Overview: This is a predicted structure of a 74-nucleotide RNA (transfer RNA) from a Nitrospinaceae bacterium. Its Rfam family is "tRNA". Rfam classes the family as a transfer RNA. From the family's description: Transfer RNA (tRNA) molecules are approximately 80 nucleotides in length. Rfam links the family to the GO term triplet codon-amino acid adaptor activity. Taxonomically the source falls in Nitrospinaceae (Bacteria, Pseudomonadati, Nitrospinota, Nitrospinales).

[in-house]
């Protein structure tokens, strides 16, 4: 400079033949069980799905640019 993978919750990840409520493990808060603690059960919080335009009736998902991460050519 050129190609190809990826960026979704604090963290490690599903979800991408576009469908309507954004999930799941862990953490983290509460309650419960226990003399107390873990462990276990349960309930709650937290993301405008990397940022910006576009295309649709709807976009985590399709396209365009940008950022940034990793690979491989030159």
């Nucleotide at each position: 400079c050129c190609g190809c993978u990826c960026g979704u919750a604090g963290u490690u990840c599903a979800g991408u033949u576009g469908g309507a409520u954004a999930g799941a493990a862990u953490a983290c808060a509460c309650g419960g069980u226990u003399c107390c603690g873990a462990u276990c059960c349960g309930u709650g919080g937290g993301g405008u799905c990397g940022g910006g335009g576009g295309u649709u009736c709807g976009a985590a998902u399709c396209c365009c640019u940008c950022c940034g991460a990793g690979c491989g050519g030159g």